Model confidence (mean pLDDT): 87 of 100. A computed fold for a 120-nucleotide RNA from an Anaerolineales bacterium, annotated as FMN riboswitch aptamer (RFN element).
RNA sequence: UUUUACCUUCGGGGUAGGGUGAAAGUCCCAAUCGGUGGUACAGCCCACGAGUGUUGCAAAGCACAUGAUUCGGUUCAAUGCCGAAGCCGACGGUUAUAGUCCGGAUAGAAGAAGGUUUUU
Numbered sequence: 001u002u003u004u005a006c007c008u009u010c011g012g013g014g015u016a017g018g019g020u021g022a023a024a025g026u027c028c029c030a031a032u033c034g035g036u037g038g039u040a041c042a043g044c045c046c047a048c049g050a051g052u053g054u055u056g057c058a059a060a061g062c063a064c065a066u067g068a069u070u071c072g073g074u075u076c077a078a079u080g081c082c083g084a085a086g087c088c089g090a091c092g093g094u095u096a097u098a099g100u101c102c103g104g105a106u107a108g109a110a111g112a113a114g115g116u117u118u119u120u
Base pairs, nucleotide, nucleotide: 005116006115007114008113009112010111017029018028019027031100032099033089034088035048036047037046038045043087044086051064052063053062054061069085070084071083072082073081091103092102093101
């Protein structure tokens, strides 16, 4: 420097305060959160994971679903930084409609780190 296999650990956050009401952490005012890899530092660019169904012993496969950003400034370079103003958020449940409550989940996963081993 290149490569093979195995093992271990890690791997998701968030409703303060108030209003109405018989009842709402779900409505209204307001508050708050942001997985993984890439790239000039990203919830809103690209890609991946997570969801539902189906087949299968399993791994996988197939089908469906899969949200959201503009302007200005700086720079060699930024929809990513700085300033400003916006926007988005799976499925099931609930005495009242949920990104934030409860549940599948002490689960799974994109991946991250470490150890051993093989090869060039």
The source organism's lineage runs through Bacteria, Bacillati, Chloroflexota, Anaerolineae and Anaerolineales.